The RNA shown here (SAM riboswitch aptamer (S box leader)) has 96 nucleotides and comes from Chryseolinea sp. H1M3-3.
Rfam family: SAM riboswitch aptamer (S box leader). From the family's description: The SAM riboswitch is found upstream of a number of genes which code for proteins involved in methionine or cysteine biosynthesis in Gram-positive bacteria. Gene Ontology term of the family: regulation of gene expression.
The coordinates come from a structure-prediction model, not an experiment, and the mean pLDDT is 82.
Of the family's consensus pairs, 90% are formed in the model.
[in-house]
C1' cells in the first nucleotide's frame, strides 16, 4: 500500500532551526501568523491504542491551536439554526 475492527465533542510546552503562509483533499467560510504561525529538531508534557503487570512505572506507536475548526452528501425539527447517519481523513491493532 490495501482490507478489517475500533476511537475521536477532554487533555497537553518551552529551546533551536526556518522564513510564509497555514489549518489532509476540493469549494464556502471563520480562525491561526514578521509579536515568526505551518513545518523539521531537541527536551518536555498529554493519555488514545498495543505491550506489560496483581494493578502500576517503563517500553513501541501516538499526540501537544480551535469538536477531525464549521459546512458541503442523506433523513430529519426549524424561517435560517438542531439531531441523527454516511463520504473521505486520523490515530492504532491485526491480517495479507
Nucleotide at each position: 500500500u490495501a482490507u478489517u475492527u475500533a476511537u475521536a465533542a477532554a487533555g497537553a510546552a518551552u529551546a533551536g532551526g526556518g522564513g510564509a503562509a497555514a489549518g489532509a483533499g476540493c469549494a464556502g467560510g471563520c480562525u491561526u501568523u514578521a509579536u515568526g504561525a505551518u513545518c523539521c529538531u531537541a527536551u518536555g508534557a498529554c493519555a488514545a491504542c498495543c505491550u506489560u503487570u496483581a494493578a502500576a512505572a517503563a517500553g513501541g506507536u501516538g499526540c501537544c491551536a480551535a469538536u477531525u475548526c464549521c459546512u458541503g452528501c442523506c433523513u430529519u425539527a426549524u424561517u435560517a439554526u438542531u439531531a441523527g447517519g454516511a463520504c473521505a481523513g486520523a490515530u492504532a491493532a491485526a491480517u495479507a